[in-house]
RNA sequence: ACCGUGCAAAGGCAAACCGUCCGAAAGGGCGGGACGCAAAGCCAGGAGGCUACAGCGGGCGACCGCCACGCCGGUCCGGCUGCCACU
Numbered sequence: 001a002c003c004g005u006g007c008a009a010a011g012g013c014a015a016a017c018c019g020u021c022c023g024a025a026a027g028g029g030c031g032g033g034a035c036g037c038a039a040a041g042c043c044a045g046g047a048g049g050c051u052a053c054a055g056c057g058g059g060c061g062a063c064c065g066c067c068a069c070g071c072c073g074g075u076c077c078g079g080c081u082g083c084c085a086c087u
Base pairs, nucleotide, nucleotide: 004086005085006084012037013036017032018031019030020029021028022027035074041080042079043078045077046076047075048072049071050070055066056065057064058063
């Protein structure tokens, strides 16, 4: 240095929920808060899931159906990078 592993130590991140802001929504930012995480660091290439403003179709109407260019990396695969220790 690399591969494998994760008993320790020093640390790191932060679910639900609450407050607030952005967003049509899914969801995201910030603060609080910890369920957990050895990559729960980063990336939307693949799969899967979520939402449906706009658009299209239906309906007298309330609404219903389809639909991603939107979203999810703490759903999985994959790519890139990283601390310490041990074999």

Notes
The RNA shown here (c-di-GMP-I riboswitch aptamer) has 87 nucleotides and comes from Lawsonibacter hominis. RNAcentral holds the sequence, with entries from Rfam. Rfam family: c-di-GMP-I riboswitch aptamer. Rfam links the family to the GO term cyclic-di-GMP binding. NCBI's taxonomy places the organism under Bacteria, Bacillota, Clostridia, Eubacteriales, Lawsonibacter. Model confidence (mean pLDDT): 87 of 100.